[in-house]
Molecule: c-di-AMP riboswitch aptamer (ydaO/yuaA leader)
Organism: Actinoplanes sp. DH11
RNA sequence: GACGAACCGCCGCCUAAUCACACGCGUGAGUCGGGGACCCAGGUAAGUCCGGGGUGAAGCCGCUUUUUCGCGAGCGGCCGGGCAGCUUCCCGCCCGAACCCGUCAGCUAACCCGGUCGGCGGUCGAGUGGGAAGAA
Numbered sequence: 001g002a003c004g005a006a007c008c009g010c011c012g013c014c015u016a017a018u019c020a021c022a023c024g025c026g027u028g029a030g031u032c033g034g035g036g037a038c039c040c041a042g043g044u045a046a047g048u049c050c051g052g053g054g055u056g057a058a059g060c061c062g063c064u065u066u067u068u069c070g071c072g073a074g075c076g077g078c079c080g081g082g083c084a085g086c087u088u089c090c091c092g093c094c095c096g097a098a099c100c101c102g103u104c105a106g107c108u109a110a111c112c113c114g115g116u117c118g119g120c121g122g123u124c125g126a127g128u129g130g131g132a133a134g135a136a
Base pairs, nucleotide, nucleotide: 010122011121012120013119014118018029019028020027021026030116031115032114033113034112035111040106051104052101053100054099055098059078060077061076062075063074064073065072079096080095081094082093083092
């Protein structure tokens, strides 16, 4: 001097996942999710299961692979989500997971019940100036 790692502070990103009080369990505000009437939607006996449903962007379709199906994987198309206030356009870089309920739930006023985790990163940009290398 360079590179890497760890801790603290600050700043920022994904997410509803923040703030205040209390601090002995916690309590509020904000915010997020679920259940739940008339009407509407849906449906019209019973049985069966390949049930059905929710959070979330995390879906749909086609082809290939496999003895076949399925799963998985690969490819392609459509589509969805994120990137330092917000919106739009262009360019660029990424993501398309995971979990939960338990045979049960359409919408849904009143009403009722819950969550408020976790994971990452680094604030630059504009302008100006200098230097190096290569070629002619």